The RNA shown here (transfer RNA) has 71 nucleotides and comes from a Candidatus Kuenenbacteria bacterium.
Lineage of the source: Bacteria > Bacteria candidate phyla > Candidatus Kueneniibacteriota.
Its Rfam family is "tRNA". Its family is annotated with triplet codon-amino acid adaptor activity in the Gene Ontology. It is annotated as a transfer RNA.
Its mean pLDDT, the model's own confidence on a scale to 100, is 82.
[in-house]
RNA sequence: GGGCUUAUAGUAUAGUGGUAAUACGCCGCAUUCGCAUUGCGGAGACGCGGGUUCGAUUCCCACUAAGUCCA
Repeated sequence: GGGCUUAUAGUAUAGUGGUAAUACGCCGCAUUCGCAUUGCGGAGACGCGGGUUCGAUUCCCACUAAGUCCA
């Protein structure tokens, strides 16, 4: 320098044109003499900029970052 893949709550992963899900973690309540456990509830996220579309996390392009291969 070139090719390919990936980017989603604090962490790890789903999702794939029409509401963003699960587990752990965090907060509150109940339970307990208290802690832990357990139950219930809650907050919290689509890397960035454009395009297509009635509608984009999803499709396309560029950029950024990470990984991988070739030189």